[in-house]
Context: one part of a larger RNA
RNA sequence: CGGUCCUGAAGGAACUAGGCAAUUUUUCCCCGUAACUUAGGGAUAAGGGGACCCUCGCCGGAUUCGUCCGGCAGGGCGCAGGAAGCGGCUCUGGGAACUGUUUAUCAAAAACACAGUUCUGUGCUAAGUCGUACAGACGACGUAUACAGAAUGACGCCUGCUCGGUGCCGGAAUGUUAAAGAAGGAGGUCAGCCGCAAGGCGAAGCUUUCGACUGAAGCACCGGUAAACGGCGGCCGUAACUAUGACGGUCCUAAGGUAGCGAAAUUCCUUGUCGGGUAAGUUCCGACGCGCAUGAACGGCGUAAUCACUGGAGUAGUGUCUCCAGGACCGACUCG
Numbered sequence: 001c002g003g004u005c006c007u008g009a010a011g012g013a014a015c016u017a018g019g020c021a022a023u024u025u026u027u028c029c030c031c032g033u034a035a036c037u038u039a040g041g042g043a044u045a046a047g048g049g050g051a052c053c054c055u056c057g058c059c060g061g062a063u064u065c066g067u068c069c070g071g072c073a074g075g076g077c078g079c080a081g082g083a084a085g086c087g088g089c090u091c092u093g094g095g096a097a098c099u100g101u102u103u104a105u106c107a108a109a110a111a112c113a114c115a116g117u118u119c120u121g122u123g124c125u126a127a128g129u130c131g132u133a134c135a136g137a138c139g140a141c142g143u144a145u146a147c148a149g150a151a152u153g154a155c156g157c158c159u160g161c162u163c164g165g166u167g168c169c170g171g172a173a174u175g176u177u178a179a180a181g182a183a184g185g186a187g188g189u190c191a192g193c194c195g196c197a198a199g200g201c202g203a204a205g206c207u208u209u210c211g212a213c214u215g216a217a218g219c220a221c222c223g224g225u226a227a228a229c230g231g232c233g234g235c236c237g238u239a240a241c242u243a244u245g246a247c248g249g250u251c252c253u254a255a256g257g258u259a260g261c262g263a264a265a266u267u268c269c270u271u272g273u274c275g276g277g278u279a280a281g282u283u284c285c286g287a288c289g290c291g292c293a294u295g296a297a298c299g300g301c302g303u304a305a306u307c308a309c310u311g312g313a314g315u316a317g318u319g320u321c322u323c324c325a326g327g328a329c330c331g332a333c334u335c336g
Stems, first nucleotide, its partner, number of pairs: 001331008010322002014320001027051005036041001038154001052076004057072006077081001088315007095307002100112002116152007128138003155302004160232003165229002167225005174220003180214002184210006192201003233251005260294001261291001272288005
């Protein structure tokens, strides 16, 4: 000097990003226990008191009749009468309802799951899935109160407007449209014919090619559908102080954000402004709303209970600190 422990005057979080760490608390009995609440909880809430030994006093219970246990009352000793093990607590926000699950080996969470809710598909050789499969299997020895897929995520109150775009569903008149078929056309070849020759013409067949016309789904087209993917405006003016703008005008849009909530796990400007808490508060709580860029199952807003989640405040007690000191053991170090 390091490690693991122990103790500490006065103060008591002044430490620190943060009470991290360490204390406090802890057991049993008795008393007592608030807001809120889904009436179950909250709750071991909180907060108090007791704990050893003796009694041939009284009471109750059990008894193998020996005694044992408990209570009441009284008494005794010590500074100290639960060995070890064994919750500190309270107030107030955020998040997720909850128990559960997870990054084996830096993350346990507000992430995942969840019961509940909703949509979509599927009528049985089901849809869906595995498989090279007209095999086989799962689904299921199930049958729409079922199974599969997707989203949301207890419960309570709710879930607004928009179908123009994209997707999905429905429609079949018209346009477009493949393979295939195909009337007809053109070329090549050549039996033959013409020609003195060069060469020319050329049926059938074979072959190359063009091709009107016929031709499904799809797309175009017409509708529906947002708990499908998504989206949910701007400018100008206006009230008898000022300010503000119920109101008016105008442009654009498929429609212009409803109820709620709101400087928020979302607010850049920002330590917004006001109030509370502090002697002093970029955090925190309550409001305001000019929401850079909230908002309704990518759910909105509440909510008792729960939480090794996260913010703020207090109380108790503390070597976290003021400010370090002493001690034990193990290392390091010196000698051997």
Predicted 3D model of a 336-nucleotide part of an RNA (large-subunit ribosomal RNA, domain IV) from a Phycisphaerae bacterium. Taxonomically the source falls in Phycisphaerae (Bacteria, Pseudomonadati, Planctomycetota). The coordinates come from a structure-prediction model, not an experiment, and the mean pLDDT is 88. Rfam family: Bacterial large subunit ribosomal RNA. The RNAcentral record of the full RNA draws on ENA.